[in-house]
Context: one part of a larger RNA
RNA sequence: GAGUAGCGUAAAGAGAAGUGAGAAUCUUCUCCGCCGAAAGCCUAAGGUUUCCUGGGCAAGUGUUUUCCACCCAGGGUAAGGCGGGACCUAAGUCGAGGUCGAAAGACGUAGAUGAUGGACAGCCGGUUAAUAUUCCGGCCCCGCGUUUGUUCGUUAUGAGCAAGGAGUGACGCAGUAAGGUAGGUCUAGCCGGCGGUGGUCGUCCGGCGCCAAGCGUGUAGGGUGUCGCGUAGGCAAAUCCGCGUGACAUUAAGCCCGAGACGUGAUGGGGAGUCGCAAUUGCGGCGAAUUGACUGACCCUACACUGCCUAGAAAAACUUCUAACCAGAGCAAACGUGCCCGUACUGAAACCGACACUGGUGGGCAAGUAGAGAAUACUAAGGCGAC
Repeated sequence: GAGUAGCGUAAAGAGAAGUGAGAAUCUUCUCCGCCGAAAGCCUAAGGUUUCCUGGGCAAGUGUUUUCCACCCAGGGUAAGGCGGGACCUAAGUCGAGGUCGAAAGACGUAGAUGAUGGACAGCCGGUUAAUAUUCCGGCCCCGCGUUUGUUCGUUAUGAGCAAGGAGUGACGCAGUAAGGUAGGUCUAGCCGGCGGUGGUCGUCCGGCGCCAAGCGUGUAGGGUGUCGCGUAGGCAAAUCCGCGUGACAUUAAGCCCGAGACGUGAUGGGGAGUCGCAAUUGCGGCGAAUUGACUGACCCUACACUGCCUAGAAAAACUUCUAACCAGAGCAAACGUGCCCGUACUGAAACCGACACUGGUGGGCAAGUAGAGAAUACUAAGGCGAC
RNA backbone atom coordinates (compact mmCIF):
# COMPACT_ATOMS: atom_id res chain seq x y z
C1' G A 1 0.00 0.00 0.00
C1' A A 2 -4.44 -0.48 3.84
C1' G A 3 -7.78 -1.12 8.13
C1' U A 4 -8.24 -0.88 1.39
C1' A A 5 -9.97 -5.47 -1.85
C1' G A 6 -12.20 -9.46 0.17
C1' C A 7 -14.75 -12.93 4.07
C1' G A 8 -15.97 -18.26 -1.86
C1' U A 9 -23.39 -18.77 -5.66
C1' A A 10 -28.86 -13.56 -2.89
C1' A A 11 -31.62 -20.68 1.17
C1' A A 12 -32.80 -16.02 6.11
C1' G A 13 -33.21 -15.59 10.02
C1' A A 14 -36.00 -14.19 14.96
C1' G A 15 -37.13 -14.85 20.12
C1' A A 16 -36.62 -17.45 24.79
C1' A A 17 -34.10 -20.70 28.05
C1' G A 18 -29.40 -23.22 29.25
C1' U A 19 -24.09 -23.71 29.75
C1' G A 20 -19.91 -20.71 30.54
C1' A A 21 -14.69 -16.27 32.84
C1' G A 22 -16.68 -14.79 28.22
C1' A A 23 -22.17 -16.26 23.57
C1' A A 24 -25.00 -13.00 16.84
C1' U A 25 -22.18 -17.95 16.01
C1' C A 26 -22.42 -23.99 21.17
C1' U A 27 -27.08 -26.84 23.27
C1' U A 28 -32.52 -27.10 23.73
C1' C A 29 -37.41 -25.17 22.61
C1' U A 30 -40.99 -22.17 19.66
C1' C A 31 -41.64 -19.73 15.09
C1' C A 32 -39.68 -18.38 10.03
C1' G A 33 -37.10 -19.83 5.56
C1' C A 34 -34.48 -23.50 1.81
C1' C A 35 -33.84 -28.53 -0.91
C1' G A 36 -37.11 -32.46 -1.98
C1' A A 37 -35.01 -37.22 -9.46
C1' A A 38 -32.12 -33.75 -3.80
C1' A A 39 -29.13 -30.11 -0.77
C1' G A 40 -33.05 -37.23 1.06
C1' C A 41 -31.76 -42.68 1.60
C1' C A 42 -28.60 -47.18 0.17
C1' U A 43 -23.99 -48.38 -2.17
C1' A A 44 -19.01 -49.05 -5.62
C1' A A 45 -14.25 -46.85 -5.96
C1' G A 46 -11.17 -43.90 -3.12
C1' G A 47 -9.99 -42.26 1.90
C1' U A 48 -8.20 -45.03 6.42
C1' U A 49 -10.44 -44.10 12.41
C1' U A 50 -12.51 -39.08 10.01
C1' C A 51 -17.21 -43.30 13.84
C1' C A 52 -19.01 -43.10 19.59
C1' U A 53 -18.16 -41.23 24.65
C1' G A 54 -15.53 -38.07 28.18
C1' G A 55 -12.19 -33.97 28.54
C1' G A 56 -9.73 -29.52 26.08
C1' C A 57 -9.29 -24.51 23.14
C1' A A 58 -2.42 -23.04 22.04
C1' A A 59 -2.46 -23.92 16.60
C1' G A 60 -6.24 -25.21 12.37
C1' U A 61 -11.60 -23.23 10.97
C1' G A 62 -11.57 -16.95 5.78
C1' U A 63 -15.37 -13.80 11.92
C1' U A 64 -16.45 -15.82 16.71
C1' U A 65 -16.48 -20.32 19.43
C1' U A 66 -18.00 -22.87 25.56
C1' C A 67 -18.44 -26.00 19.02
C1' C A 68 -15.69 -29.25 15.44
C1' A A 69 -13.96 -33.81 10.29
C1' C A 70 -8.92 -29.90 15.34
C1' C A 71 -6.00 -31.72 20.26
C1' C A 72 -5.86 -35.65 24.52
C1' A A 73 -7.80 -40.25 26.52
C1' G A 74 -10.94 -44.46 26.43
C1' G A 75 -14.35 -47.39 23.51
C1' G A 76 -16.35 -49.36 18.85
C1' U A 77 -16.59 -53.16 13.13
C1' A A 78 -19.23 -60.31 15.80
C1' A A 79 -21.78 -64.01 9.54
C1' G A 80 -22.48 -71.85 7.15
C1' G A 81 -26.85 -68.22 4.21
C1' C A 82 -24.48 -60.55 2.76
C1' G A 83 -19.70 -59.44 -0.59
C1' G A 84 -14.95 -62.08 -1.90
C1' G A 85 -11.98 -66.98 -1.45
C1' A A 86 -11.95 -72.75 -0.63
C1' C A 87 -16.56 -73.03 -7.95
C1' C A 88 -16.31 -71.26 -13.47
C1' U A 89 -14.49 -68.76 -17.35
C1' A A 90 -13.64 -63.26 -20.82
C1' A A 91 -10.16 -59.58 -22.49
C1' G A 92 -5.53 -59.36 -20.61
C1' U A 93 -1.32 -61.54 -17.98
C1' C A 94 2.01 -65.67 -16.86
C1' G A 95 3.72 -69.80 -19.35
C1' A A 96 6.40 -76.82 -18.54
C1' G A 97 8.16 -78.42 -23.11
C1' G A 98 8.89 -75.56 -27.87
C1' U A 99 10.41 -71.71 -31.71
C1' C A 100 13.45 -67.37 -32.27
C1' G A 101 17.51 -64.30 -30.39
C1' A A 102 25.05 -62.74 -29.44
C1' A A 103 23.28 -61.94 -24.43
C1' A A 104 19.40 -59.53 -21.94
C1' G A 105 15.17 -61.52 -23.63
C1' A A 106 10.74 -62.06 -27.25
C1' C A 107 6.70 -65.09 -28.95
C1' G A 108 3.78 -69.01 -27.68
C1' U A 109 1.24 -74.91 -27.09
C1' A A 110 -0.71 -77.67 -22.96
C1' G A 111 -1.88 -75.38 -18.69
C1' A A 112 -2.43 -71.62 -14.97
C1' U A 113 -4.23 -66.96 -13.55
C1' G A 114 -7.84 -63.20 -14.02
C1' A A 115 -14.68 -60.14 -12.85
C1' U A 116 -16.56 -55.66 -14.78
C1' G A 117 -19.95 -61.64 -16.38
C1' G A 118 -22.05 -67.18 -15.04
C1' A A 119 -23.16 -70.41 -10.70
C1' C A 120 -24.54 -70.33 -5.49
C1' A A 121 -28.22 -71.88 0.84
C1' G A 122 -32.06 -65.76 4.97
C1' C A 123 -36.15 -63.37 5.94
C1' C A 124 -39.11 -60.20 9.39
C1' G A 125 -38.86 -57.85 14.06
C1' G A 126 -36.06 -56.08 18.35
C1' U A 127 -31.60 -54.13 20.48
C1' U A 128 -26.25 -50.40 21.33
C1' A A 129 -23.46 -44.14 22.87
C1' A A 130 -21.11 -46.47 18.53
C1' U A 131 -22.34 -53.12 14.76
C1' A A 132 -26.06 -55.72 12.82
C1' U A 133 -29.65 -60.04 6.68
C1' U A 134 -23.51 -60.70 11.47
C1' C A 135 -25.95 -60.01 18.30
C1' C A 136 -31.06 -61.41 20.31
C1' G A 137 -36.30 -63.41 19.25
C1' G A 138 -39.34 -65.95 15.80
C1' C A 139 -39.78 -68.70 11.42
C1' C A 140 -36.56 -71.09 7.52
C1' C A 141 -32.72 -73.03 4.24
C1' C A 142 -27.69 -75.34 2.41
C1' G A 143 -23.20 -78.55 2.62
C1' C A 144 -20.67 -82.37 5.31
C1' G A 145 -20.41 -86.34 9.19
C1' U A 146 -22.59 -90.06 12.63
C1' U A 147 -26.70 -93.13 14.04
C1' U A 148 -31.36 -95.34 12.89
C1' G A 149 -34.93 -96.73 9.26
C1' U A 150 -35.99 -97.88 4.28
C1' U A 151 -35.03 -99.01 -1.11
C1' C A 152 -31.67 -100.97 -4.76
C1' G A 153 -27.25 -103.95 -5.53
C1' U A 154 -23.23 -107.60 -4.00
C1' U A 155 -19.41 -111.93 -9.17
C1' A A 156 -22.46 -110.38 -13.36
C1' U A 157 -29.26 -109.72 -15.68
C1' G A 158 -23.78 -105.78 -11.22
C1' A A 159 -26.17 -100.49 -7.76
C1' G A 160 -23.10 -96.47 -8.24
C1' C A 161 -19.49 -93.63 -10.52
C1' A A 162 -16.11 -89.19 -15.77
C1' A A 163 -11.10 -84.71 -16.40
C1' G A 164 -14.96 -88.41 -21.95
C1' G A 165 -19.94 -87.84 -25.49
C1' A A 166 -24.55 -84.99 -25.80
C1' G A 167 -28.08 -81.37 -24.06
C1' U A 168 -28.55 -77.03 -21.30
C1' G A 169 -26.25 -72.83 -19.48
C1' A A 170 -26.44 -69.09 -23.94
C1' C A 171 -27.03 -63.98 -24.52
C1' G A 172 -28.41 -58.26 -30.19
C1' C A 173 -31.62 -54.02 -31.00
C1' A A 174 -36.46 -51.95 -31.72
C1' G A 175 -41.79 -52.28 -30.92
C1' U A 176 -47.00 -52.86 -28.38
C1' A A 177 -50.13 -55.68 -26.12
C1' A A 178 -51.60 -58.67 -21.96
C1' G A 179 -51.52 -60.68 -16.88
C1' G A 180 -49.57 -59.14 -12.24
C1' U A 181 -46.98 -56.75 -8.16
C1' A A 182 -44.54 -52.62 -5.55
C1' G A 183 -46.30 -47.90 -4.76
C1' G A 184 -50.35 -44.32 -4.39
C1' U A 185 -55.49 -42.26 -3.36
C1' C A 186 -59.88 -43.04 -0.94
C1' U A 187 -62.66 -46.22 2.42
C1' A A 188 -65.71 -49.82 6.26
C1' G A 189 -63.77 -49.80 10.93
C1' C A 190 -60.89 -48.13 15.31
C1' C A 191 -58.73 -44.33 18.63
C1' G A 192 -58.79 -39.23 19.92
C1' G A 193 -60.90 -34.01 19.53
C1' C A 194 -65.39 -30.21 20.35
C1' G A 195 -64.83 -24.70 18.56
C1' G A 196 -61.41 -17.79 22.42
C1' U A 197 -65.01 -14.04 17.11
C1' G A 198 -71.67 -15.13 13.54
C1' G A 199 -72.35 -20.73 13.07
C1' U A 200 -70.36 -25.85 13.87
C1' C A 201 -72.19 -33.41 18.11
C1' G A 202 -71.85 -33.08 12.47
C1' U A 203 -72.79 -35.72 5.69
C1' C A 204 -67.52 -32.42 11.39
C1' C A 205 -61.92 -32.44 12.39
C1' G A 206 -57.07 -35.24 13.23
C1' G A 207 -54.42 -39.94 13.34
C1' C A 208 -54.19 -45.25 12.27
C1' G A 209 -56.24 -48.46 8.76
C1' C A 210 -49.49 -53.03 8.38
C1' C A 211 -46.06 -57.54 7.88
C1' A A 212 -41.04 -61.14 5.05
C1' A A 213 -38.36 -65.39 3.54
C1' G A 214 -39.75 -70.33 3.62
C1' C A 215 -43.41 -74.25 2.85
C1' G A 216 -48.11 -75.99 0.27
C1' U A 217 -51.07 -75.31 -4.13
C1' G A 218 -49.66 -74.77 -9.63
C1' U A 219 -52.98 -70.13 -12.03
C1' A A 220 -52.50 -65.84 -16.21
C1' G A 221 -49.09 -66.56 -19.86
C1' G A 222 -45.13 -68.93 -22.83
C1' G A 223 -42.46 -73.18 -25.07
C1' U A 224 -42.53 -78.18 -27.03
C1' G A 225 -45.46 -83.32 -30.92
C1' U A 226 -45.29 -88.38 -28.18
C1' C A 227 -43.76 -93.45 -28.44
C1' G A 228 -41.27 -97.46 -31.11
C1' C A 229 -37.57 -99.58 -34.72
C1' G A 230 -32.93 -99.04 -37.50
C1' U A 231 -28.21 -96.62 -37.56
C1' A A 232 -21.52 -96.09 -41.65
C1' G A 233 -21.91 -89.70 -37.48
C1' G A 234 -20.63 -87.39 -32.15
C1' C A 235 -11.73 -89.69 -32.05
C1' A A 236 -13.56 -95.64 -27.61
C1' A A 237 -18.64 -96.93 -25.88
C1' A A 238 -23.70 -95.45 -25.36
C1' U A 239 -30.18 -96.87 -23.83
C1' C A 240 -27.87 -89.96 -24.76
C1' C A 241 -27.55 -86.53 -29.14
C1' G A 242 -27.75 -86.59 -34.54
C1' C A 243 -29.73 -89.03 -38.98
C1' G A 244 -33.42 -92.41 -41.33
C1' U A 245 -38.11 -94.73 -40.77
C1' G A 246 -42.98 -96.47 -38.66
C1' A A 247 -47.37 -95.95 -35.40
C1' C A 248 -50.44 -92.53 -32.86
C1' A A 249 -51.89 -87.50 -32.24
C1' U A 250 -52.34 -82.65 -34.38
C1' U A 251 -58.51 -76.23 -32.20
C1' A A 252 -56.03 -81.22 -28.37
C1' A A 253 -53.51 -84.29 -24.81
C1' G A 254 -48.93 -85.03 -22.35
C1' C A 255 -44.35 -82.78 -20.79
C1' C A 256 -41.26 -78.34 -19.57
C1' C A 257 -40.84 -73.10 -18.04
C1' G A 258 -43.73 -69.79 -15.19
C1' A A 259 -45.22 -64.16 -12.43
C1' G A 260 -48.84 -63.49 -9.14
C1' A A 261 -52.87 -64.86 -6.13
C1' C A 262 -54.68 -67.99 -2.17
C1' G A 263 -53.47 -70.90 2.31
C1' U A 264 -49.74 -71.31 5.95
C1' G A 265 -45.85 -68.71 8.37
C1' A A 266 -48.90 -65.42 12.31
C1' U A 267 -52.55 -67.69 19.38
C1' G A 268 -46.40 -64.16 16.27
C1' G A 269 -44.47 -59.20 15.16
C1' G A 270 -45.64 -54.08 14.22
C1' G A 271 -49.22 -50.60 15.53
C1' A A 272 -52.13 -44.72 16.37
C1' G A 273 -52.35 -43.95 21.12
C1' U A 274 -52.31 -44.40 26.33
C1' C A 275 -50.43 -45.36 31.51
C1' G A 276 -46.40 -45.25 35.26
C1' C A 277 -41.53 -43.39 36.64
C1' A A 278 -37.92 -39.73 35.52
C1' A A 279 -38.26 -34.93 34.11
C1' U A 280 -33.24 -31.69 29.14
C1' U A 281 -33.01 -36.02 25.64
C1' G A 282 -35.39 -40.95 28.19
C1' C A 283 -36.86 -45.88 30.64
C1' G A 284 -40.70 -49.51 31.37
C1' G A 285 -45.77 -51.44 30.69
C1' C A 286 -50.43 -51.90 28.06
C1' G A 287 -52.18 -51.73 23.17
C1' A A 288 -57.82 -50.47 19.24
C1' A A 289 -59.07 -51.26 14.32
C1' U A 290 -55.86 -53.87 11.18
C1' U A 291 -61.49 -54.24 5.84
C1' G A 292 -62.88 -53.06 0.82
C1' A A 293 -62.59 -50.22 -3.74
C1' C A 294 -60.11 -47.38 -7.39
C1' U A 295 -55.49 -46.19 -9.58
C1' G A 296 -50.91 -48.07 -11.04
C1' A A 297 -45.12 -48.45 -12.73
C1' C A 298 -39.12 -47.62 -16.02
C1' C A 299 -40.32 -53.66 -11.58
C1' C A 300 -41.99 -59.24 -12.51
C1' U A 301 -43.94 -63.05 -16.12
C1' A A 302 -39.70 -62.10 -20.13
C1' C A 303 -35.66 -60.61 -24.73
C1' A A 304 -41.59 -64.35 -23.83
C1' C A 305 -43.88 -62.64 -28.47
C1' U A 306 -43.55 -59.76 -33.20
C1' G A 307 -40.28 -57.19 -36.38
C1' C A 308 -35.34 -55.80 -38.16
C1' C A 309 -30.06 -56.24 -39.80
C1' U A 310 -25.22 -54.52 -38.15
C1' A A 311 -26.62 -61.27 -36.92
C1' G A 312 -25.62 -60.18 -31.26
C1' A A 313 -19.04 -64.17 -25.05
C1' A A 314 -16.91 -68.36 -22.73
C1' A A 315 -16.54 -72.03 -19.10
C1' A A 316 -18.35 -74.29 -14.80
C1' A A 317 -22.73 -75.46 -12.15
C1' C A 318 -27.12 -78.52 -13.86
C1' U A 319 -29.47 -82.83 -16.85
C1' U A 320 -28.39 -87.19 -19.47
C1' C A 321 -25.28 -91.18 -21.76
C1' U A 322 -22.20 -94.89 -21.44
C1' A A 323 -16.39 -96.37 -20.69
C1' A A 324 -12.87 -98.08 -17.37
C1' C A 325 -13.50 -99.35 -12.23
C1' C A 326 -15.77 -102.70 -8.39
C1' A A 327 -19.18 -103.27 -3.16
C1' G A 328 -21.53 -100.61 -1.53
C1' A A 329 -24.97 -96.77 -3.04
C1' G A 330 -29.62 -93.73 -2.99
C1' C A 331 -33.52 -91.59 0.05
C1' A A 332 -35.73 -90.02 4.89
C1' A A 333 -35.43 -88.62 10.04
C1' A A 334 -32.75 -87.30 14.44
C1' C A 335 -28.28 -85.52 16.36
C1' G A 336 -23.64 -83.20 15.49
C1' U A 337 -20.75 -79.85 12.60
C1' G A 338 -19.67 -75.47 9.33
C1' C A 339 -12.73 -72.63 7.55
C1' C A 340 -10.20 -67.62 5.72
C1' C A 341 -10.87 -62.14 4.44
C1' G A 342 -14.28 -57.69 4.50
C1' U A 343 -18.06 -55.44 7.80
C1' A A 344 -16.75 -48.66 11.98
C1' C A 345 -17.49 -43.91 9.29
C1' U A 346 -17.66 -40.95 4.76
C1' G A 347 -19.48 -41.29 -0.32
C1' A A 348 -18.56 -35.41 -0.21
C1' A A 349 -16.24 -30.19 4.47
C1' A A 350 -13.81 -37.21 4.90
C1' C A 351 -12.39 -39.12 -2.79
C1' C A 352 -9.68 -36.18 -7.32
C1' G A 353 -8.84 -30.72 -7.76
C1' A A 354 -2.29 -27.10 -3.02
C1' C A 355 -8.01 -25.02 0.59
C1' A A 356 -13.76 -27.13 5.02
C1' C A 357 -12.49 -24.80 -3.26
C1' U A 358 -19.50 -22.42 -7.15
C1' G A 359 -15.55 -27.79 -10.50
C1' G A 360 -15.20 -33.45 -11.36
C1' U A 361 -16.79 -38.57 -9.51
C1' G A 362 -20.06 -45.16 -11.29
C1' G A 363 -24.74 -47.91 -9.67
C1' G A 364 -29.63 -48.40 -6.96
C1' C A 365 -34.35 -46.27 -4.48
C1' A A 366 -37.58 -42.45 -6.30
C1' A A 367 -43.89 -40.19 -2.38
C1' G A 368 -48.16 -36.05 -2.90
C1' U A 369 -51.02 -31.87 -5.84
C1' A A 370 -51.01 -29.80 -10.91
C1' G A 371 -48.66 -31.93 -15.40
C1' A A 372 -47.38 -35.99 -21.20
C1' G A 373 -43.23 -36.15 -17.87
C1' A A 374 -37.68 -38.14 -13.64
C1' A A 375 -39.70 -30.88 -16.99
C1' U A 376 -41.49 -27.00 -13.84
C1' A A 377 -43.90 -24.99 -9.26
C1' C A 378 -45.29 -25.98 -4.28
C1' U A 379 -44.86 -29.87 -0.62
C1' A A 380 -44.13 -35.39 2.34
C1' A A 381 -40.43 -38.54 4.57
C1' G A 382 -35.78 -36.91 5.48
C1' G A 383 -32.09 -33.10 5.47
C1' C A 384 -30.47 -28.13 5.89
C1' G A 385 -30.17 -22.07 6.76
C1' A A 386 -23.56 -21.50 3.63
C1' C A 387 -18.56 -15.15 6.94
Large-subunit ribosomal RNA, domain III from a metagenome, 387 nucleotides, folded computationally. The RNAcentral record of the full RNA draws on SILVA. It matches the Rfam family "Bacterial large subunit ribosomal RNA".